[in-house]
RNA sequence: ACGUAGCUCAGUCGGUAGAGCACUGCGUUGGUAACGUAGAGGUCGAUGGUUCAAAUCCAUUCGUGA
Numbered sequence: 001a002c003g004u005a006g007c008u009c010a011g012u013c014g015g016u017a018g019a020g021c022a023c024u025g026c027g028u029u030g031g032u033a034a035c036g037u038a039g040a041g042g043u044c045g046a047u048g049g050u051u052c053a054a055a056u057c058c059a060u061u062c063g064u065g066a
C1' cells in the first nucleotide's frame, strides 16, 4: 500500500453494492463460434466501536506485496 462476484477491477468527501470477462437459459445458425436478450452469483478479509444509517470513518486483528 492492498483485501469488494469464479477472474480483473470500479464504488470521488457515509445514504438501495456495480462493470468487463467467465457461467446458465432463450433467440439466431445445418452445427460451432460470434451476436442479441434474460438471469444466477457478494453477509465488501475478520472482530468491535461511532452513527438514524458504514464497503466508506475509528480501533484491533489476519493475509498479500514492496
Stems, first nucleotide, its partner, number of pairs: 001064003006021004015052001023039005045061005
Annotation
The RNA shown here (transfer RNA) has 66 nucleotides and comes from uncultured Litorivicinus sp. The sequence is in RNAcentral, with records from MGnify. Its mean pLDDT, the model's own confidence on a scale to 100, is 81. It matches the Rfam family "tRNA". Gene Ontology term of the family: triplet codon-amino acid adaptor activity. The organism belongs to Litorivicinus, within Bacteria.